[in-house]
RNA sequence: GGCCGGGCGCUUGCAAGGGAGGGAGUGCGAACCGGGUCAGGCGGGGAACCGAGCAGCCCUAAGCAGAUCUCUCCCGGUGCGAGAUUUCCUGGCCGGG
Numbered sequence: 001g002g003c004c005g006g007g008c009g010c011u012u013g014c015a016a017g018g019g020a021g022g023g024a025g026u027g028c029g030a031a032c033c034g035g036g037u038c039a040g041g042c043g044g045g046g047a048a049c050c051g052a053g054c055a056g057c058c059c060u061a062a063g064c065a066g067a068u069c070u071c072u073c074c075c076g077g078u079g080c081g082a083g084a085u086u087u088c089c090u091g092g093c094c095g096g097g
Stems, first nucleotide, its partner, number of pairs: 001094007010083006017075008026065003034059004042051003
């Protein structure tokens, strides 16, 4: 000096991690201005019954909430792989002085 390999760095793919948001699903959730059922009480009726309907209960809207699943974005660069490059480091081989 040349060739090859490895490391660092660059680019890139995948996976994991952190953050944010959406969706699913679960729970809570309306004194009245949602729905259903409506004790008591009220009204009608000779009665049987009927009617409206408060509380309670049930379902649920807006909304709220913690664990789970899923999707999207962002973030360093954690792990693995790939690509290119010769400035840096290192190993091997060859040649010259």
Predicted 3D model of a 97-nucleotide RNA (Bacterial small signal recognition particle RNA) from a Planctomycetota bacterium. It matches the Rfam family "Bacterial small signal recognition particle RNA". Rfam classes the family as a non-coding RNA gene. Its family is annotated with signal recognition particle, plasma membrane targeting and SRP-dependent cotranslational protein targeting to membrane, signal sequence recognition in the Gene Ontology. Its Rfam clan is "SRP clan". The literature on the family includes a 2003 paper in Nucleic Acids Res by Rosenblad et al., "SRPDB: Signal Recognition Particle Database". A source record names the gene ffs. The coordinates come from a structure-prediction model, not an experiment, and the mean pLDDT is 76.